[in-house]
RNA sequence: GAUGGCCGGGUGGCUGCGCGUCCCGACAGGGGCGCGAGGAAAGUCCGGACUCCAGGAAGCGACGGUGCCGGGUAACGCCCGGGCGGGGCAACCCGACGGAAAGCGCCACAGAGAAGAGACCGCCGCCGUGCCGGAGGCACGCCUUCGGGUGGCGCGGCGGCAAGGGUGAAACGGUGGGGUAAGAGCCCACCGGGGGGCCGGCAACGGUCUCCGCAUGGCAAGCCCCACCGGGAGCAAUGCCAAAUAGGGGUCCCGCGCUGGCCGCUUUCGCCAGGGACCCGGGUAGGCAGCACGAGCCCGUCGGCGACGGCGGGCCCAGAUGAAUGGUCACCCAUCGGGGGAAACCCCGAGGACAGAAUCCGGCUUACAGGCCGUC
Numbered sequence: 001g002a003u004g005g006c007c008g009g010g011u012g013g014c015u016g017c018g019c020g021u022c023c024c025g026a027c028a029g030g031g032g033c034g035c036g037a038g039g040a041a042a043g044u045c046c047g048g049a050c051u052c053c054a055g056g057a058a059g060c061g062a063c064g065g066u067g068c069c070g071g072g073u074a075a076c077g078c079c080c081g082g083g084c085g086g087g088g089c090a091a092c093c094c095g096a097c098g099g100a101a102a103g104c105g106c107c108a109c110a111g112a113g114a115a116g117a118g119a120c121c122g123c124c125g126c127c128g129u130g131c132c133g134g135a136g137g138c139a140c141g142c143c144u145u146c147g148g149g150u151g152g153c154g155c156g157g158c159g160g161c162a163a164g165g166g167u168g169a170a171a172c173g174g175u176g177g178g179g180u181a182a183g184a185g186c187c188c189a190c191c192g193g194g195g196g197g198c199c200g201g202c203a204a205c206g207g208u209c210u211c212c213g214c215a216u217g218g219c220a221a222g223c224c225c226c227a228c229c230g231g232g233a234g235c236a237a238u239g240c241c242a243a244a245u246a247g248g249g250g251u252c253c254c255g256c257g258c259u260g261g262c263c264g265c266u267u268u269c270g271c272c273a274g275g276g277a278c279c280c281g282g283g284u285a286g287g288c289a290g291c292a293c294g295a296g297c298c299c300g301u302c303g304g305c306g307a308c309g310g311c312g313g314g315c316c317c318a319g320a321u322g323a324a325u326g327g328u329c330a331c332c333c334a335u336c337g338g339g340g341g342a343a344a345c346c347c348c349g350a351g352g353a354c355a356g357a358a359u360c361c362g363g364c365u366u367a368c369a370g371g372c373c374g375u376c
Base pairs, nucleotide, nucleotide: 001376002375003374004373005372006371007370009332010331011330012329013328014327015326017036018035019034020033021032022031023030024029038354042365043364045363046362047361048360049359050234051233052232053231063230064229065228066227067226068082069081070080071079072078083097084095085094086093087092098225099224103223104222105219106218107217120165121164122161123160124159125158126157127156128155129154130153131148132147133146134145135144136143137142173191174190175189176188177187178186192214193212194211195210196209197208198207199206200205238289239288240287241286248280249279250278251277252276253275254274259273260272261271262270296315297314298313299312300311301310302309303308333352335350336349337348338347339346340345
């Protein structure tokens, strides 16, 4: 330096809190004993158990998710092993790592050109011209025209090229040689790429032989294609018990008398409203279950590289509902500061992070003073 794992204050006294259990009790309460947060209880990001709701099943489609291969697991986006790519001298670390010659779309700025592209500088060839001579003109600097010459260089035009320069995140394979007017897979070797065969591997993939000079860039965290997975809501789920008060329904009594109504009126009888008692059912407050024995923890052993699994033995390990698990003192331990001492050490002071259950598990991620152990 890398990596894997563990701990994360200890003991005792006093005094509180929650739950369970036992005892006493004059039912107010008191006492004894036992147990009482975490590696993350956190974020609520994935995967499940469980419960209710919806739906014949299955399939297809839509939508969402996952995405190298094999394995583990109840399951996973997790874990283990492997492959490939990248980083590091190395131990080791990192990777949204299926498909871009299915299709569509996009590729800013710069640049000549951004996908079957392109020529700004440049390289090369040809023609003309500058040079020389004659003729003509003039504003005496030159201009026009005809002929000759053409090695270099300059300028103009036509054509060839894509090597070099330049732009860019990216320029239509790379390096070297041959070739050529200059060049170019134009040709060759090696590297890269694609097709096919063989060998190794369950596979991802790797090795090798051979063919093809080979326009086929990047982005799928743009649409899309392919494969696989997925109903919805959540413990304030859900089930049970169940007051007071108000309201609903039923039965019985009162109906003597008082109030009102019904049959035209009156009387009698009856009915309804009304009053009383009891019962029934729904909901609320409240209580109980769900809810603490579980994909459980520890030890041993066997199988496996490993994640993990089998077998045997042992253990019981928080349970609240405004929500308990705290405070304080003493000593010790790690650490820090000051002083003394040659040193061992002594004295004084400070002082232990992040955080905290709420239906329960498996993960991931994030926070964390300090310390210990193993491997490389």

A computed fold for a 376-nucleotide RNA from uncultured Palleronia sp., annotated as Bacterial RNase P class A.
Its Rfam family is "Bacterial RNase P class A". By type it is a ribozyme.
The coordinates come from a structure-prediction model, not an experiment, and the mean pLDDT is 80.
Lineage of the source: Bacteria > Pseudomonadota > Alphaproteobacteria > Roseobacteraceae > Palleronia.